A computed fold for a 531-nucleotide part of an RNA from an uncultured bacterium, annotated as small-subunit ribosomal RNA, 5' domain. Its mean pLDDT, the model's own confidence on a scale to 100, is 83.
[in-house]
Context: one part of a larger RNA
RNA sequence: GAACGAACGCUGGCGGCGCGUUUUAAGCAUGCAAGUCGAACGGCAAGAGGUACUUGUACCUCCUAGAGUGGCGAACGGGUGAGUAACACGUGGAUAAUCUACCCUUUAGUUUAGGAUAGCUCAUGGAAACAUGGGGUAAUACUGGAUGAGGUGAUGCAUACGUAGGUAUGUAUUAAGAAAGGCGCUACGGCGCUGCUAAAGGAUGAGUCUGCGUUCCAUUAGUUAGUUGGUGGGGUAAGAGCCUACCAAGGCGAUGAUGGAUAGCCGGCCUGAGAGGGUGACCGGCCACAUUGGGACUGAGACACGGCCCAGACUCCUACGGGAGGCAGCAGCUAAGAAUCUUCCGCAAUGGACGCAAGUCUGACGGAGCGACGCCGCGUGAACGAUGAAGGCCGUGAGGUUGUAAAGUUCUUUUCUAGGGGAGGAAUAAGGGUAGCAGGGAAUGGCUGUCUGAUGACGUGAACCUAGGAAUAAGCCCCGGCUAACUACGUGCCAGCAGCCGCGGUAACACGUAGGGGGCGAGCGUUGUUC
Numbered sequence: 001g002a003a004c005g006a007a008c009g010c011u012g013g014c015g016g017c018g019c020g021u022u023u024u025a026a027g028c029a030u031g032c033a034a035g036u037c038g039a040a041c042g043g044c045a046a047g048a049g050g051u052a053c054u055u056g057u058a059c060c061u062c063c064u065a066g067a068g069u070g071g072c073g074a075a076c077g078g079g080u081g082a083g084u085a086a087c088a089c090g091u092g093g094a095u096a097a098u099c100u101a102c103c104c105u106u107u108a109g110u111u112u113a114g115g116a117u118a119g120c121u122c123a124u125g126g127a128a129a130c131a132u133g134g135g136g137u138a139a140u141a142c143u144g145g146a147u148g149a150g151g152u153g154a155u156g157c158a159u160a161c162g163u164a165g166g167u168a169u170g171u172a173u174u175a176a177g178a179a180a181g182g183c184g185c186u187a188c189g190g191c192g193c194u195g196c197u198a199a200a201g202g203a204u205g206a207g208u209c210u211g212c213g214u215u216c217c218a219u220u221a222g223u224u225a226g227u228u229g230g231u232g233g234g235g236u237a238a239g240a241g242c243c244u245a246c247c248a249a250g251g252c253g254a255u256g257a258u259g260g261a262u263a264g265c266c267g268g269c270c271u272g273a274g275a276g277g278g279u280g281a282c283c284g285g286c287c288a289c290a291u292u293g294g295g296a297c298u299g300a301g302a303c304a305c306g307g308c309c310c311a312g313a314c315u316c317c318u319a320c321g322g323g324a325g326g327c328a329g330c331a332g333c334u335a336a337g338a339a340u341c342u343u344c345c346g347c348a349a350u351g352g353a354c355g356c357a358a359g360u361c362u363g364a365c366g367g368a369g370c371g372a373c374g375c376c377g378c379g380u381g382a383a384c385g386a387u388g389a390a391g392g393c394c395g396u397g398a399g400g401u402u403g404u405a406a407a408g409u410u411c412u413u414u415u416c417u418a419g420g421g422g423a424g425g426a427a428u429a430a431g432g433g434u435a436g437c438a439g440g441g442a443a444u445g446g447c448u449g450u451c452u453g454a455u456g457a458c459g460u461g462a463a464c465c466u467a468g469g470a471a472u473a474a475g476c477c478c479c480g481g482c483u484a485a486c487u488a489c490g491u492g493c494c495a496g497c498a499g500c501c502g503c504g505g506u507a508a509c510a511c512g513u514a515g516g517g518g519g520c521g522a523g524c525g526u527u528g529u530u531c
Stems, first nucleotide, its partner, number of pairs: 001531004006527005013378006019371002021336001026334003030331003035072003040069002047062007079289003089213007098206002103202008111145004120135006152175010181194005215261003222252003227249008264286004268279004291312005314325004342368001344367003350364001351362004381411004391402004416468005425458001431452007475520005480501003486515005496503002
């Protein structure tokens, strides 16, 4: 000199864009943060209408709430950096050792039966959480049978290729294996859309392996028994001591094993002419974690933040028998600390989940609020104005200085106040009109355009217009040298200053105050850290 997720002191007008618990991965009151689908299914409270009337019931129709079965999602999105020195990350490869829901393309199918169960109802137990029994019902829930091109397994054969275990193709025999409906149109024959099953390919995402790189300590020198390798068996989507039985005795290490300390890694960021040094807040990629430890279930995907089970600590409820919980989601609270925000608005936009859609959900996100925490921009007026006014300070005095500074005159209105104004962020969706294309006997429908067509949290918003009036707006640090800027008074090695050198003991340009001056300016200084 530059920089900062900064803090502290004094001061503080506005706007734009960013950033905001770096400490205790400490504990958390309250609300919200993951649902959705009636075009899978049975059904239906309340309400409305009607019928019968023994006037408070019974039945029918419409309409749907809540709950339930089922499907998809909940593995994304959001948070944090505790652990981790490791194939965790970065970079380049391998997979002849693998999987991939939804999506796209292509092919073949979508047949026939059955038994349950929740909801419901009737009871029972319990303070509650919840649980148990009887009856009875549905499905795209569940279970048999049929068919099965292709696929998979086994056993053969043939061809081609390969760096190897082998890979690819063809063929024969054999074995086990699929399915589900819903909605619309109809000329009632069917047709269309969407699902479902099997197979092939793609896309996307992931698993595993591997070359190289990745902090400090040798005042850590030896370490290792599933350890290193083999065989048999098991296991996984998949190679492998991944697991297991047996056998062998290996494996690593001064090119630093093992142990200890510290740490998420990177793109980047800061500094620097560069080389380098430091760093890993925000934003983006990867990893790990979700009160602590362990475990599996479901599923295409988890060993699963707002799922389950067990154990521990803690908190809460209890009728003492037993139960409930997990903010490192968004707000918010307590504690800690030098220190870090609103228990706000909205799904209008972008994106996500579900749904044919309308739409619902979305503390992701879009916005607003608070904080000079940072960067950038603007303003706090402009011109004229000498009797160089008064006052202050200095000087014995003359006088000097503050100083065109003020007053005063003329002007402007950025900003401010009041009123008006209202672009753009909105693209289109459903629906409607219309042009064309493919295929059909037709209709709904499919594909490609085009016109129309609702919706704004921000928002009392922005631009812009009108009116008013200099009106609403300046401080902080320094002045001995380094280092730009000096005098007076007070104090008297006291009080104090200080980054270094050093000032202060009676003439202090160094302390305190005043006047003057210098620097920066809505900031200025100090402290901390890095180069």